[in-house]
RNA sequence: GUCGCUUUAGUUAAAUGGAUAUAACAAGCCCCUCCUAAGGGCUAGUUGAGGGUUCGAUUCCCCCAAGCGACG
Numbered sequence: 001g002u003c004g005c006u007u008u009a010g011u012u013a014a015a016u017g018g019a020u021a022u023a024a025c026a027a028g029c030c031c032c033u034c035c036u037a038a039g040g041g042c043u044a045g046u047u048g049a050g051g052g053u054u055c056g057a058u059u060c061c062c063c064c065a066a067g068c069g070a071c072g
Stems, first nucleotide, its partner, number of pairs: 001071007010025004018055001027043005048064001050062003
């Protein structure tokens, strides 16, 4: 330099065009307990940046960025 893959909550992952973006763990609050742990309930929090297509985009297209790999 060329090509391919990946990027979603604090972390690990779902969701492949149809709408409130879902779960687990973590966090906060409450219950339980003499206390802690465990257990139960509730709450907040997410689509890497920018554009495009579409009635509608996490999903499709372009470009950029980061990471991984192959080739040279």

Transfer RNA from a Lachnospiraceae bacterium, 72 nucleotides, folded computationally.
Its Rfam family is "tRNA". It is annotated as a transfer RNA.
The organism belongs to Lachnospiraceae, within Bacteria.